This is a predicted structure of a 477-nucleotide part of an RNA (small-subunit ribosomal RNA, 3' major domain) from an uncultured bacterium. The coordinates come from a structure-prediction model, not an experiment, and the mean pLDDT is 86.
Context: one part of a larger RNA
RNA sequence: UGACGGGGGCCCGCACAAGCGGUGGAGCAUGUGGUUUAAUUCGAAGCAACGCGAAGAACCUUACCAGGCCUUGACAUCUAUCGGACGCCGCAGAGAUGCGGUGGUGCCCUUCGGGGAACGGUAAGACAGGUGCUGCAUGGCUGUCGUCAGCUCGUGUCGUGAGAUGUUGGGUUAAGUCCCGCAACGAGCGCAACCCCUACGUCCAGUUGCCAGCACCUUGGGUGGGCACUCUGGAAGGACUGCCUAUGAAAGUAGGAGGAAGGCGGGGAUGACGUCUAGUCAGCAUGGUCCUUACGGCCUGGGCUACACACGUGCUACAAUGGCCGAUACAACGCGCAGCAAAUCCGCGAGGGUAAGCGAACCGCUGAAAGUCGGCCCCAGUUCAGAUCGGAGUCUGCAACUCGACUCCGUGAAGUUGGGAUCGCUAGUAAUCGUGGGUCAGCAUACCGCGGUGAAUACGUUCCCGGACCUUGUACA
Numbered sequence: 001u002g003a004c005g006g007g008g009g010c011c012c013g014c015a016c017a018a019g020c021g022g023u024g025g026a027g028c029a030u031g032u033g034g035u036u037u038a039a040u041u042c043g044a045a046g047c048a049a050c051g052c053g054a055a056g057a058a059c060c061u062u063a064c065c066a067g068g069c070c071u072u073g074a075c076a077u078c079u080a081u082c083g084g085a086c087g088c089c090g091c092a093g094a095g096a097u098g099c100g101g102u103g104g105u106g107c108c109c110u111u112c113g114g115g116g117a118a119c120g121g122u123a124a125g126a127c128a129g130g131u132g133c134u135g136c137a138u139g140g141c142u143g144u145c146g147u148c149a150g151c152u153c154g155u156g157u158c159g160u161g162a163g164a165u166g167u168u169g170g171g172u173u174a175a176g177u178c179c180c181g182c183a184a185c186g187a188g189c190g191c192a193a194c195c196c197c198u199a200c201g202u203c204c205a206g207u208u209g210c211c212a213g214c215a216c217c218u219u220g221g222g223u224g225g226g227c228a229c230u231c232u233g234g235a236a237g238g239a240c241u242g243c244c245u246a247u248g249a250a251a252g253u254a255g256g257a258g259g260a261a262g263g264c265g266g267g268g269a270u271g272a273c274g275u276c277u278a279g280u281c282a283g284c285a286u287g288g289u290c291c292u293u294a295c296g297g298c299c300u301g302g303g304c305u306a307c308a309c310a311c312g313u314g315c316u317a318c319a320a321u322g323g324c325c326g327a328u329a330c331a332a333c334g335c336g337c338a339g340c341a342a343a344u345c346c347g348c349g350a351g352g353g354u355a356a357g358c359g360a361a362c363c364g365c366u367g368a369a370a371g372u373c374g375g376c377c378c379c380a381g382u383u384c385a386g387a388u389c390g391g392a393g394u395c396u397g398c399a400a401c402u403c404g405a406c407u408c409c410g411u412g413a414a415g416u417u418g419g420g421a422u423c424g425c426u427a428g429u430a431a432u433c434g435u436g437g438g439u440c441a442g443c444a445u446a447c448c449g450c451g452g453u454g455a456a457u458a459c460g461u462u463c464c465c466g467g468a469c470c471u472u473g474u475a476c477a
Stems, first nucleotide, its partner, number of pairs: 001477002003474003007471003011467003015461002019425005026316008034307002042053002064302007073127001077126002079123005086103007107116003129291002132289003138285002140280003143276001145274001150189006156165003169180003195268004200237001202235005209227003214224003240262001243256005318418001322377007334365003339358002343354004384415001389410007431453007
């Protein structure tokens, strides 16, 4: 100087407390451990691994296993030589591949002999190739403490020196934020602001959007018409403790006015010096090392989907604030041409046939659901719950046996609110309801968004956890 203390002081954070809803019990989904296996590819490991890499394993992916094959190789550059590039077909085979048949002449130069580029075959080697190892050799990127308020430097001063001072102190703040003081005076990286979205009105613009007044009509903004309104796109503005009161030395704090918004308005992006020899050699790159008829390459099939069990994360429930039936209302973000598909016909349905429109403020996905109104159920393992299993189908795809999703009929399991323990959340939040997108042929209870309905509680900081500053002790560095 740091680190540490079941030392002290001071202060924060859904840290506790106050509340609301969960997890832990059940079934299923998913990840992991374990076990099994020819293989169940690999990585991730307290927080910060475990719906994680994977934003989508039937083949492919795929790295694993079995079998069948190749050896200058699937891919790159170079040499020699041969060949009319390329297309189509047949046979054998699980295919990779092997054998054969056939059509056919392109591009550039040309002295018409030929030469060249590209492509293909063969040969020999230089080499290719490796998701083999090392994240304790690395780059890059990322997680984490933590959006915590800290981390430093120059000069000066003090100290023999390591170092200290500044950065401590008194106030204040979300903040090393600002004020005051002070052997310090300044500065840098962070904080804040500048950026984006959102809440307000103004101006400009008016189609594909809108419809106040006017007219017409087939009652639909449908048509004429209009751009007032909604909205969309663009621009500038608006909030600064600016004003008032109180308090204070100031910074500020408390209350009030006006205002769409008030003291950082709400949300996002943004992550200091560093820590964890943190993570990643399997995204990529890369040193070293190892393999070279194999640890490389191609193919078929299998596996990654196994299942006594254990854990994490979720979904659905256990019902009456509910289930079922009928009627009826209101979104937002997005997406669409190898696509979204209206309408109509067929089917109980998944879906199928025909097919308008739309590269989309135009057409479609798209009747949102919870809600509201009416009816049935009457507390039961039920008209709760839907696992499991049987049968019949639909769709995608070369192909759904291993191993897809969905539909219909039947079947109807566990489950009656979950021990110790444990998680999230402070407002348009939790809870609850649906909806869109990416990935994607198909496959979503996951992930990333969107809107609808919409709470309770916070006395307080003694305690648990993490953190900041000052101080003290030290058998630690």